[in-house]
The part of an RNA shown here (small-subunit ribosomal RNA, 5' domain) has 488 nucleotides and comes from an uncultured prokaryote. Its Rfam family is "Bacterial small subunit ribosomal RNA".
Context: one part of a larger RNA
């Protein structure tokens, strides 16, 4: 000198664009943050122009694995980069084939009944795109035989026996679906080379450990798991242990090399009160799902129950310190739906904060008797100073009135009567902060008297202090200026 998610002191007019719990991954009142489909199905209530429609819970489908938050853990194939083979993929695109014929239940509902509640129990009725057989298909396995090709495992092709498994309709008159199968796109899982912080006052570490065989398991390779066999594997090119830490694109600085850093935005990872577990599903071992254990909080009729803001607001607490319990789905995007539409604290906006960057203003011209006042003085004067007053202008901003968008392909605008445009009023509403001994730009007077105090370093102050305090003057920056902290 630069930088900052800053804080503190003094001060503070406006706008645009950004940013805003770095600390306690501390605890959370309240509201909202994931639903949707009646064009899958039955029922109940209401309305009806008698065609049908609306609402409700239940069954069913899709979604809830996205989006949003946080950085605790993690020194790791976690991340970055470049490769790989033994995989999977709902919805979407594309190609081929199919959608035949049956069955038994169950919730809702009704009745009885337990419980304070949460929530149940028993009996009875009923539907489906819910569930289960049969047919057909193709697949897999076993056995047997032949051909192609191969070092082998295996691959490909043909025939036979056995095994196992598909489908769903709806509205309407053309659509949306359903089942099997090939390919694609995008996504996901797995493996490897290289790179990725401190400590040797951590030197040895390891028993599923290292490898093999058989078996199991997975969508899939693999000690991933298991039995047996062998005794290996890693390590001074730092294993193991300890400490610290999410990683990256980037950001800051620097001529660069490098150093520091990882807020906002974007990619990946991990986590969701703490620990463990699986279920469902194309996908989770699942933030606003389930089960168990624990701590904590709440309700209780004491028998038993309920909860999880590291979603958006908001509260307490911690702290030097960080915002509204706002508006809207208008746009963009997401979920459901044929659609109309519904949902969306994602998002878009508004509010608060000089927290940052950028822009603008606080007036312009004129004006010497160099007024008054202040300060200094060698008492002549000097300086504040064209500064003020005066006169002549202007109207950014402010305020008042009127008009009024784009953002929206036809309709639909939260923002918003906003931006912007026109007109009126009137210099009107708007300047501070730090410093002035040297470094370092800017000097005198008074007060004080090693006191009170200053100070980044050197150092000032003990009676004329340019260094303390005040004043006048000056210097610097300016809606900011200083200080502190961190970093280059």
């Nucleotide at each position: 000198g630069g930088a900052c998610g800053a804080a503190c002191g003094c001060u503070g007019g406006c706008g645009g664009c950004g940013c805003g719990c770095c600390u306690a991954a501390c605890a959370c009142a309240u509201g909202c943050a994931a639903g949707u489909c009646g064009a899958a199905c039955g029922c109940g209530u209401c309305c009806u122009u008698c065609g049908g429609g609306a609402c409700g819970a239940c069954u069913g489908g899709c979604g809830c694995a996205c989006g949003g938050g946080u950085g605790a853990g993690u020194a790791a194939c976690g991340c970055g980069u470049g490769g790989g083979a033994a995989u999977u993929u709902a919805c979407c695109c594309u190609g081929g084939g199919g959608u035949g014929g049956g069955g038994g239940a169950u919730a809702a509902c009704c009745g009885c009944u337990g419980g304070a509640a949460a929530c149940g129990g028993c009996g009875g009725c009923u539907a489906a795109u819910a569930c289960c057989g049969c047919a057909u298909a193709c697949g897999c396995c076993c056995u047997u035989a032949g051909g192609g090709g191969g070092a082998a495992a295996g691959c490909u092709u043909u025939g036979g026996c056995g095994c196992g498994g598909a489908a769903a309709g709806a509205u309407u008159u053309a659509u949306c679906g359903c089942c099997c199968u090939g390919g694609g796109a995008g996504g996901a899982g797995c493996c490897c080379g290289c790179g990725u912080c401190c400590g040797a006052u951590u030197a040895g570490c390891u028993u599923g450990u290292u490898g093999g065989u058989g078996g199991g398991g997975u969508a899939a390779a693999g000690g991933c798991c298991u039995a047996c066999c062998a005794a290996g594997c890693c390590u001074g090119c730092g294993a193991u242990c300890u400490a610290u830490a999410g990683c990256u694109g980037g950001u800051c600085u620097g001529a660069g090399a490098g150093g520091a850093u990882g807020a906002u935005c974007a990619g990946c990872c991990a986590c969701a009160c703490u620990g463990g577990g699986a279920c469902u599903g194309a996908g989770a071992c699942a933030c606003g799902g389930c089960c168990c254990a624990g701590a904590c909080u709440c309700c209780u009729a004491c028998g038993g129950g309920a909860g999880g803001c590291a979603g958006c607001a908001g509260u307490g607490g911690g702290g030097a310190a960080u915002a509204u319990u706002g508006g809207a789905c208008a746009a963009u995007g997401g979920g459901g739906g044929c659609a109309a539409c519904c949902c969306u604290g994602a998002u878009c906006c508004a509010g608060c904060g000089a927290c940052g960057c950028c822009g603008c203003g606080u007036g312009g011209g004129u004006g010497a008797u160099g007024a008054a006042g202040g300060c200094c003085u060698u008492a002549g004067g000097g300086u504040u100073g064209u500064a003020a007053a005066u006169c002549c202008c202007u109207u950014u901003u402010a305020u008042c009135c009127g008009g009024g968008a784009a953002g929206a392909u036809g309709a639909u605008g939260a923002c918003g009567g906003u931006a912007c445009c026109g007109g009126g009023u009137g210099a009107a509403u708007a300047a501070g902060c730090a410093c002035c001994g040297g470094c370092u730009a800017a000097c005198u007077c008074c007060g004080u008297g090693c006191c009170a105090g200053c100070a980044g370093c050197c150092g000032c102050g003990g009676u004329a202090a340019g260094a303390c305090g005040g004043a006048g003057g000056g210097u610097g920056c300016u809606a900011g200026c200083g200080u502190u902290g961190u970093u280059c």